[in-house]
Bacterial RNase P class A from a Rhodanobacteraceae bacterium, 362 nucleotides, folded computationally.

RNA sequence: GGAGUCGGCCGGACAGUCGCGUCGUUCGCAAGAACGCCGAGGAAAGUCCGGGCUCCCGAGGGCAAGGUGCCAGGUAACGCCUGGGCGGCGCGAGCCGACGGACAGUGCAACAGAGAGCAGACCGCCGAUGGCCCCGCGAGGGGAUCAGGCAAGGGUGAAACGGUGCGGCAAGAGCGCACCGCGAGUCGGGCAACCGACCGGCACGGCAAACCCCACCCGAAGCAAGACCAAAUAGGGGAACCAUGGUGCGGCCCGCACCGUUCCCGGGUUGGUCGCUGGAGCCGGAUGGCGACAUCCGGCCUAGAGGAAUGACUGUCACGCCGCAAGGCGCACAGGACCCGGCUUACAGGCCGACUCCACUU
Numbered sequence: 001g002g003a004g005u006c007g008g009c010c011g012g013a014c015a016g017u018c019g020c021g022u023c024g025u026u027c028g029c030a031a032g033a034a035c036g037c038c039g040a041g042g043a044a045a046g047u048c049c050g051g052g053c054u055c056c057c058g059a060g061g062g063c064a065a066g067g068u069g070c071c072a073g074g075u076a077a078c079g080c081c082u083g084g085g086c087g088g089c090g091c092g093a094g095c096c097g098a099c100g101g102a103c104a105g106u107g108c109a110a111c112a113g114a115g116a117g118c119a120g121a122c123c124g125c126c127g128a129u130g131g132c133c134c135c136g137c138g139a140g141g142g143g144a145u146c147a148g149g150c151a152a153g154g155g156u157g158a159a160a161c162g163g164u165g166c167g168g169c170a171a172g173a174g175c176g177c178a179c180c181g182c183g184a185g186u187c188g189g190g191c192a193a194c195c196g197a198c199c200g201g202c203a204c205g206g207c208a209a210a211c212c213c214c215a216c217c218c219g220a221a222g223c224a225a226g227a228c229c230a231a232a233u234a235g236g237g238g239a240a241c242c243a244u245g246g247u248g249c250g251g252c253c254c255g256c257a258c259c260g261u262u263c264c265c266g267g268g269u270u271g272g273u274c275g276c277u278g279g280a281g282c283c284g285g286a287u288g289g290c291g292a293c294a295u296c297c298g299g300c301c302u303a304g305a306g307g308a309a310u311g312a313c314u315g316u317c318a319c320g321c322c323g324c325a326a327g328g329c330g331c332a333c334a335g336g337a338c339c340c341g342g343c344u345u346a347c348a349g350g351c352c353g354a355c356u357c358c359a360c361u362u
C1' cells in the first nucleotide's frame, strides 16, 4: 500500500422566524392568553419468541395437545446471550449448523438395477477339487466348462453390507498385514458434550424436517386487561306513608290491574378519573468472572396523548455528486400508545478499535 474478518459507535450542527402537544405558575366569569420545563428510535417497525402487570379459571397428580432439543453457564424468563465440544467452509482472522435417540417398536426408499436390508450374480473372473474330451504304456500334459467357486473389474442407483495399497489365491475375499474408517471393549483426561491411548478383523447401512422413544418447559385472555366515580325527562328491587282517591274491566257492589310521595339498595349507558410510566431504568466507577453477567458505591429523571403534538421555512457550516469556476443538486431507513428483555427485517453516509492474508521498504 492492497484485500479482508470481527466488535463498538454516530446517523447532520448552529442561529433566526413562524408554529404544535402534555404539565406547572400567573391572569381571566369563561373562551383563552403569557411565561417556564420537557417533548421519538437504533430500529419506535414486523408482532416472531420470553417476562412483568391485570382479570378469569384451576386441590394434587396423570393423560392428551403444543413447544424446545450437543454440553456447561448467564438471566425474571426465552426459541436469547456467553464459553466449550463436534461437523462443514475458508490459506487465515473467522463464519455457518433443527447438532438427543436408528438395538424399544412400527414404517419408508419412485425409476433403474441381478440384488434396496441379515440382499444379490446380468456382463465378468476362475474352474484348484469331482466329472467329460484329446494326447501319452505311465507319471503326466492339454482343452471345453457340467457340477461348482468368487465378488476383484464392468454396469444400475441418491445409496450396493468398510476404503486404499501390498501380500495371498485356481480366481477371489479382513483371508493376512500397514494406514484410514468403525466399535456397546479397557485405561486415562474432562462437571459434561467429548477427546486421547490401547485393544477388537468388522459384527452394527440411510431416513426421526416419518410415526415414535427420552429429557425439560407449558392454564387462558390481553391495557379495548382491569379498578373507581357517576347524569337524567331512562330504568330495576325493597320499605314506609297518604288517600280509600283517580283510570280501566263492570249495570252496581265485591274484586283485579295500573297510577302517587318519601327513603334505602344494587346494576349501569353517555361521560370522567385511575391504570400511565421511577423502571429487571440510564450514566460513571470499583470488585469478582475467560465471558455472558453479578454485587457495591456515586450521580441523573428522560414522551405519556384524544387515534391526532413532537413540524416547516431561511441563512451559515459539515458531508456526497456534478462543474475549470461562479454555482447547482442531494442529504438514508423510518415515527411512540401499558412496560421491559431478545430475535428478525429496513437503513444515504461516516467514525473508532482489535485481528488476518498478500506485496514492498528498512
Base pairs, nucleotide, nucleotide: 001358002357003356004355005354006353007352008351009350010349012317013316014315015314016313017312018311020039021038023036024035025034026033027032041333045344046343048342049341050340051339052338053222054221056219066217067216068215069214070084071083072082073081074080085099086097087096088095089094100213101212105211106210107207108206122154123153124150125149126148129147130146132143133142134141135140162180163179164178165177166176167175181202182200183199185198186197187196188195189194226274227273228272229271236265237264238263239262240261241260245259246258247257248256249255281300282299283298284297285296286295287294288293319330320329321328322327

Overview: Of the family's consensus pairs, 92% are formed in the model. The sequence is in RNAcentral, with records from ENA. The source organism's lineage runs through Bacteria, Pseudomonadota, Gammaproteobacteria, Lysobacterales and Rhodanobacteraceae. Its Rfam family is "Bacterial RNase P class A". By type it is a ribozyme. Model confidence (mean pLDDT): 77 of 100.